[in-house]
Molecule: small-subunit ribosomal RNA
Organism: uncultured bacterium
RNA sequence: GUUUAGAGUUUGAUCCUGGCUCAGGAUGAACGCUGGCGGCGUGCUUAACACAUGCAAGUCGAGCGGAGAUGGGGAUAAACUUGUUUAGAACUAUCUUAGCGGCGGACGGGUGAGUAACGUGUGGGCAACCUGCCUUAUACAGUGGAAUAGCCACCGGAAACGGUGAUUAAUACCGCAUGUCACGUAGAUACGGCAUCGUAUUUACGGAAAAGGAGCAAUCCGGUAUAAGAUGGGCCCGCAUCUGAUUAGCUAGUUGGUGGGGUAACAGCCUACCAAGGCAACGAUCAGUAGCCGACCUGAGAGGGUGAUCGGCCUCAUUGGGACUGAGACACGGCCCAAACUCCUGCGGGAGGCAGCAGUGGGGAAUAUUGCACAAUGGAGGGAACUCUGAUGCAGCAACGCCGCGUGAAGGAAGAAGGUUUUCGGAUCGUAAACUUCUAUCAACAGGGACGAAAAAAAUGACGGUACCUGAAUAAGAAGCCCCGGCUAACUACGUGCCAGCAGCCGCGGUAAUACGUAGGGGGCAAGCGUUAUCCGGAAUUACUGGGUGUAAAGGGAGAGUAGGCGGCAUGACAAGCAAGAUGUGAAAGCCCGGGGCUUAACCCCGGGACUGCAUAAUGAACUGUCAGGCUAGAGUACAGGAGAGGUAAGCGGAAUUCCUAGUGUAGCGGUGAAAUGCGUAGAUAUUAGGAAGAACACCGGUGGCGAAGGCGGCUUACUGGACUGAAACUGACGCUGAGGCUCGAAAGCGUGGGGAGCGAACAGGAUUAGAUACCCUGGUAGUUCACGCCGUAAACGAUGAGUGCUAGGUGUUGGGGGGAACCCUCGGUGCCGGAGCAAACGCAAUAAGCACUCCACCUGGGGAGUACGGCCGCAAGGUUGAAACUCAAAGGAAUUGACGGGGGCCCGCACAAGCGGUGGAGUAUGUGGUUUAAUUCGAUGCAACGCGAAGAACCUUACCUGGUCUUGACAUCCCGGAGACCCUUAGGAAACUAGGGGGUGCUUCCAUCUGGAAGAAUCUGGAGACAGGUGCUGCAUGGCUGUCGUCAGCUCGUGUCGUGAGAUGUUGGGUUAAGUCCCGCAACGAGCGCAACCCUUGCCUUUAGUUGCCAGCAGUUCGGCUGGGCACUCUAAAGGGACUGCCGGUGUUAAACCGGAGGAAGGUGGGGAUGACGUCAAGUCCUCAUGGCCUUUAUGACCAGGGCUACACACGUACUACAAUGGCCGAUACAAAGGGCAGCGACACUGCGAAGUGAAGCCAAUCCCGUAAAAUCGGUCUCAGUCCGGAUUGGAGUCUGCAACUCGACUCCAUGAAGUUGGAAUCGCUAGUAAUCGUGGAUCAGCAUGCCACGGUGAAUACGUUCCCGGGCCUUGUACACACCGCCCGUCACACCACGGGAGUCGGUUGUACCAGAAGCAGUUGAGCUAACCGCAAGGGGGCAGGCUGCCAAGGUAUGGCUGGUAACUGGGGUGAAGUCGUAACAAGGUAGCCAAAC
Repeated sequence: GUUUAGAGUUUGAUCCUGGCUCAGGAUGAACGCUGGCGGCGUGCUUAACACAUGCAAGUCGAGCGGAGAUGGGGAUAAACUUGUUUAGAACUAUCUUAGCGGCGGACGGGUGAGUAACGUGUGGGCAACCUGCCUUAUACAGUGGAAUAGCCACCGGAAACGGUGAUUAAUACCGCAUGUCACGUAGAUACGGCAUCGUAUUUACGGAAAAGGAGCAAUCCGGUAUAAGAUGGGCCCGCAUCUGAUUAGCUAGUUGGUGGGGUAACAGCCUACCAAGGCAACGAUCAGUAGCCGACCUGAGAGGGUGAUCGGCCUCAUUGGGACUGAGACACGGCCCAAACUCCUGCGGGAGGCAGCAGUGGGGAAUAUUGCACAAUGGAGGGAACUCUGAUGCAGCAACGCCGCGUGAAGGAAGAAGGUUUUCGGAUCGUAAACUUCUAUCAACAGGGACGAAAAAAAUGACGGUACCUGAAUAAGAAGCCCCGGCUAACUACGUGCCAGCAGCCGCGGUAAUACGUAGGGGGCAAGCGUUAUCCGGAAUUACUGGGUGUAAAGGGAGAGUAGGCGGCAUGACAAGCAAGAUGUGAAAGCCCGGGGCUUAACCCCGGGACUGCAUAAUGAACUGUCAGGCUAGAGUACAGGAGAGGUAAGCGGAAUUCCUAGUGUAGCGGUGAAAUGCGUAGAUAUUAGGAAGAACACCGGUGGCGAAGGCGGCUUACUGGACUGAAACUGACGCUGAGGCUCGAAAGCGUGGGGAGCGAACAGGAUUAGAUACCCUGGUAGUUCACGCCGUAAACGAUGAGUGCUAGGUGUUGGGGGGAACCCUCGGUGCCGGAGCAAACGCAAUAAGCACUCCACCUGGGGAGUACGGCCGCAAGGUUGAAACUCAAAGGAAUUGACGGGGGCCCGCACAAGCGGUGGAGUAUGUGGUUUAAUUCGAUGCAACGCGAAGAACCUUACCUGGUCUUGACAUCCCGGAGACCCUUAGGAAACUAGGGGGUGCUUCCAUCUGGAAGAAUCUGGAGACAGGUGCUGCAUGGCUGUCGUCAGCUCGUGUCGUGAGAUGUUGGGUUAAGUCCCGCAACGAGCGCAACCCUUGCCUUUAGUUGCCAGCAGUUCGGCUGGGCACUCUAAAGGGACUGCCGGUGUUAAACCGGAGGAAGGUGGGGAUGACGUCAAGUCCUCAUGGCCUUUAUGACCAGGGCUACACACGUACUACAAUGGCCGAUACAAAGGGCAGCGACACUGCGAAGUGAAGCCAAUCCCGUAAAAUCGGUCUCAGUCCGGAUUGGAGUCUGCAACUCGACUCCAUGAAGUUGGAAUCGCUAGUAAUCGUGGAUCAGCAUGCCACGGUGAAUACGUUCCCGGGCCUUGUACACACCGCCCGUCACACCACGGGAGUCGGUUGUACCAGAAGCAGUUGAGCUAACCGCAAGGGGGCAGGCUGCCAAGGUAUGGCUGGUAACUGGGGUGAAGUCGUAACAAGGUAGCCAAAC
C1' cells in the first nucleotide's frame, strides 16, 4: 500500500442441513440483429488431412582451370581491285559464370503429432567433456608428388541421368622435414584434494602442421600448431511436475563386479564371464490424458483453471528405419532403403513431400492477400562494391479484442399534428419536433507537408503525398441491440385462451396474462447489443487458511497389535527442523510504483520495486529432533485383601411339559369373537401311582453384577482371564493411537455325525373374507440341542471411535478403604436431576454432545444402488470392495399451528338407552330420478335437493314446442314530419294483424277581426339513427340475500414476558356452570366480538280506562245484557309491581357454586320467541333484484293461436286415508282460540236429497257475517267378517268458478266397492301442556290444498345411566396429512419412450510373447577381382575399393494372449410418462406396532 456483500428455490408457516440456479470478471471465440471514423493489437483452437502455382539459402572470379561477351591489340593467313579489304593468334581491359574449391544450407521460419521423461522448471556438479566463425597470446608456413571435374570425342537412355577414352588447375588431395609447447606411455620431486586423483617441475621414448590470394608497394585478407577467453552445446545429480489400486507386484542387460570394446566424454552404452541382485503401499508396473515454463484468467488471499499472440527449453518435418558429411545433424526446402499416396512415361523406368510465406480443396460453428520493400533492424557469403533474405519492416481483409472520438449545441408551449391510453375531464410521447440562433470533432474538398537516415559531407523511404498543419462551406452523411412477474433497473392496451408459445431458477398460458404475440411507454448498454460455449468467482459446496459425523450424509460390530503418527520431568552436547542477517541466483518481456513519448487513452520507452523460490557459508540454541548419562508424577511388576450370571470342562438336582404302563371313572374334551378341523365308547379329557426322554433353570432378580464387543443366570468341583482396593518394595517413559494383516463375533443358514420333550419357517386342514397363498385355530418337517468345521452379517444402538487433562452442585445404588456418637472423607463402577458452556432444535451436561491435545475410521444433494462390471473370500446362500449412463429440484432433520386417528382423559346434545307414536308393506296425493316426447322450460342433488324456488301451470302465468307474424321494435330517451285526444262499428283471419265506415274536436298559454289562428303539454301515427331488448352464458368474475356446522361456546386484540424463529403465554391448571358462567391459582395485566341481560309473548297482582266488551248487586223485560243502570268481576290495552340464590340450614377453600327448605302465582335461564361471534363448505341463487365480461341484433328480441310443463314398464323422498270395537254408523247434548271480510263476508226466508240457486237485512267490523267447532259426553246399533271396516277405481246425473273445465279444475248425488287384516332389512320424531289425537282459521286465489303458516280442545308414558352409535367442546398423544383421512401412499401387470447390464457371436484399435523373414546402413570378416600418390631398380609390398559372407535391424508374415471400443437375435432389471388394471403394504395402536439381519 492492498484486502472478504449476497439473492431465488423444499414448508400452511419456522429454524437448520443440503443441493440446484442467478447477479461479476474473462476469451485466438462462434451465432443472431445492427454498423460512422481513427489508433494499437490479434486472426485454422477442427484434418501432424491432401496440395496446383510462385517465392522462402545462398554467396565468393581477391582459391582454380576453362568458356563466353564487349573493347584494345595485331602475330599470322587469305582474297584480289597491289594497297586496300577480310579473317584473326599471343597479349591486354571490363563484364558474365556451368564446373572444381571454400564458407553457409545444424541459423532464421513452422508445428505440438509424440513424450508423464532428467522432457521441463529450479539449484548444483563434470577431478568425465566438445566448441566453426570471434577475441587475446606465442610460434610457424621448408620441400616434393600424384590425380580429378570441367572441356573434347564416342556410346547408352523417352526422360531422369549415366558409361568409356584422352587432357588440365587450385586455398582440392598426398609424402618427407621441423617439433619449444601440447598429446600418449612409463617414472621422479613438491604441494593439494573429493575415492578414481589434481596442479607444478622434470626424465626417456613415440607421434602430428601449413596455402595461398589482392596490391607497384606499404599493407590487407587468409593458412598451421598451441594456450587462454568468450559464445554455444553434451553428460550427471537433489527437489518439483495430471488421473486411475475395479492396475499390486515389476525386472535377465535386469542390479552389481571383472576383462575387453566404444564415445568428445562418464556409464550395461556394447560384449564375455561371475554374483543374485534392483524397483515398489512415501504407489513400482500397467492404463488413460498431456509438450513444459516465464506467464495469462480468476480470486481478499490461499488456491483453482489455462499454456493463443510475445520470450526460454524440448520435439517433429508424409509414415518407419539408417547412416554419411561436418565444429555442430542422424539434418523441414541433403542422401539411402522400406511403406502408403500423387504425378510423368516410349512401360524399360523415373519424379515428389507447404507442421516456411501467400494460395487451393477438404474438414468445421469458425480464422485473412497467390500484396509492397530490403528504406530500417537482424542474418549468410564477400577485402569491398554488393548479392540473397515470405526473417523483418509495411500495406490489404475481419467490430475479433482494447482504447479514443462523433452522430450536434443553446433557446423554443399553440404543451401543435399524430400515436397510445382514458374514469372522456384528461394523461403521456414532450422542449421532444417545427421554428430561431450558433458551432464544425469525424467524413468530404483545396493548399502545405514530416520524424523515422546513422560518426565530416553526399546519396539512400516500401510505408506515403501517409501522419500532421491551414483554409472555405454545409446540421448537411453517421443508432442500434437487449430487457420491463420475482431474483433485477423498467407498465399499460389489444390479440390469444393449458392453444400458439415463453423459461437461467422459481414458474407463466384453461376468456379480464405487467410472464406468450403486437403496439405505445419505460429501463440498461452503446458502434455495438444479446445468445451459446468454456474457465475462475460467489461455493466455508473437498474446508491448509476454512467444514463436519447422537437424530440432517457420515464412528469401522469388537479387540490385541505391525508399519506409521504423536509423546512425562531435569541436565549436557549436536545443529536436521527453526530464527535473523549476508552472498549468489531467481533471463528479458509481463505485474506494481514513479517519471517520460505519441493532442488523450490504449500502446511504447526509462528508472525502481516485486518475483513470497533455490543454493552457499558463518551465527543463535528457547522449542521440535538426535545422542549421552539421570529422575519418578505416566505405565508396569511383586505383596495383602474382598466382589462378581467373566470363560472352559466334568458331574449332580428338583419343578413343569410330553410320551409309555397300570388303576379309578364316563361322555365328552379341546379350541374360538363365534366356530370348525382335531382327540374320544377300541374309554379320551379329568384323577392316582410308576417309568422314560429331551430342553430350559420359577422365586431370589434389582435402570444389581461381570465381560472388549457378541454376550453371560439351578447346584458342585477342577482349570483359567480380567478389573478393583490397600500399602509403597522394585523397573525407570517401558506410553497413546493404530492403515494393512490377525483374532473374536447374536440369530438365521451350510457340511459330517449324534439327539429330538416342548416350540415351530415350509407344508396340510379348519375358519374369516369379495378374495385370504395372511392375521385366528388343529396338526406338523427342517430348525431350535450336542460335538467338530464353515459363514461373518444385524436398528452388531448409547444410532455417540480410543486415550489423556481440566471445568458448579444435588440425590440413589454397587465393590473396597479410613475416621466416627450422629455422620463424614476417599478410590473404582452404575443411574437420575441440574448450572455454566455447547447445540438447528430436541437435548447433552465429570459416564459431555463442554474446554483442549494426539491418533484412527468415515461423509460431501435425492433416485439409479449398496445395483452392474471386475477383483478377493465362501461348499452354497452370499459377503467385501464398489461405479456410470440416465433422471429430479428437491430429498432430509428438529420444532410450530392446525386437521385427522378403527389413540387416551373429561364433558354436552332426543346422541344412545328407557318410553310413546310413526316411516319402510297398501291405495291415493305431491316432489324427484329415469324413460318418453315436437316440447315434456329452468334451477335445487348426502346431512344442509326431492308437499324445495312454486303463498296455488285450464288461457294468462310461461321462460319450452309447433305454426302464423313484426324489425328503431312490446318497453326508455333524443330528433324531424303528420294528426282526427277519444268513442262506436263493418269485413277477412285461429288470433296477432290488415283494410274500411261513423261520431267527436278535449286541456294550457298567447294573439285575435271572436269566424278563428299560432305555440305547447299529454296522446296517436309515419320516418332516420343513436339505441332498445335478451328468464342467453359465466354463482368458478361479483354485490345483496340465504343455507349449514350451531344458539355450539367459542373467536381475537393491545401491552408485557418467553422462544433464533414459526409461535407460545393470556385462553392452560383446581373447582363450577346451560355458557371462555363465575371463583381460586398462575408472567401475565387488560380489552373487544360472542354467552347472559336489555326486546316481544305467556303465567300473578296493582293502577288507569269502560264501547261494540262484562253483569255482582238494583229495577224493567218479549227472557235475548234485551233495556235502564253500573264498571265490582271477566275481558280489552296502556303503565307499573313481582324473582334477586334475596332469606335459612348443610356441603365446599372463609370462594364461585351446589343440595335441601321457607315464603311465593311463579325458584334458580319460570315457559316460548326474536336475536346466529371469527370463520368453513370456490355451499345456493346472473330465473327476485343489481352488476363486470362475453354472446345475440329481420333474432337468443317482440306479438298471436294451439300444444306442453299434468306423459308413464319403473325407482326414491314427503304426506293423506286406512286396515277397525279405545272402532264404524244413527240420534241427542256441551265447551274454544286465533283470524278474515266491499270486485268482499253474506245473516234470514224460500227451492233443491245435495253441491247450490233465488230474493235479501246487516257489516269497512270487540257492533254484522264467515260460524254448526270437533274429538268429548249420553243413548242405540253393528260383534270380528275383507265386514254396516276401508274407501281407490269406474258408470251415470249434476252444481259452481271462469271467454273457455277435451287434453287439464273443485264440489254434490246415485251406483260400483280395488288394495289393505299393523307392514322385511332398515329408519324418523318427541322429555310436558310436550308426544299422540281432534277440529278451526289464514295467505296465495276467478276457481282449485292431503301442502304451508297459524289457533285452540283433549292430553300421556319414560329417562337406571353414559359402555356403545352419531354430532360437538376442552386437554393430551402419534402423524410420512396441510387440497388437511373423501388425506397420503406401495408393488405387480398393461402401453409408450430413454439410457444401461448380460448375450451365441461378429468387426475394429492398441499392446505383450514366440517364431519366420530380413531392405538400406553400420560393424566384423573375406576379398582369387580392381587399384594414382608411399617403399622398392624391378618383381612386388603397404594401403585402398568393388564384390561375397556373418551379426544387428525397419516394414512385412504366422501363431497365441492381455486391454479397450463398436455392433447383435434374445434377455434382465432401472428411469420417465393428467386422468389404465389388481389389491391396500406403510404413515394414527394405519386397523396383525413398525423396523433390521437371515431362511423358506